The prediction has a mean pLDDT of 82. A computed fold for a 73-nucleotide RNA from Rubrobacter sp., annotated as transfer RNA. It was read from a public genome assembly. Rfam family: tRNA. By type it is a transfer RNA.
RNA sequence: GGGCCCGUAGCUCAGUGGUUAGAGCGAGCGGCUCAUAACCGCCAGGUCGUAGGUUCGAACCCUACCGGGCCCA
Numbered sequence: 001g002g003g004c005c006c007g008u009a010g011c012u013c014a015g016u017g018g019u020u021a022g023a024g025c026g027a028g029c030g031g032c033u034c035a036u037a038a039c040c041g042c043c044a045g046g047u048c049g050u051a052g053g054u055u056c057g058a059a060c061c062c063u064a065c066c067g068g069g070c071c072c073a
Base pairs, nucleotide, nucleotide: 001072002071003070004069005068006067007066010025011024012023013022018056028042029041030040031039049065050064051063052062053061
């Protein structure tokens, strides 16, 4: 330098055009217990990597860029 893949909550991931973006774990609060863990309940947490474009409508499609990974040279 070229090709391909990935980027969504603190972590691991789902969601692949159609109103309000979700799960598990974790954090916080409460219940249970003599107490802790486990278990149960509640609750907070997101510029969907960035900027444009297409569309009535974009996390999702297109382009460029940024970051990470693999392969080739």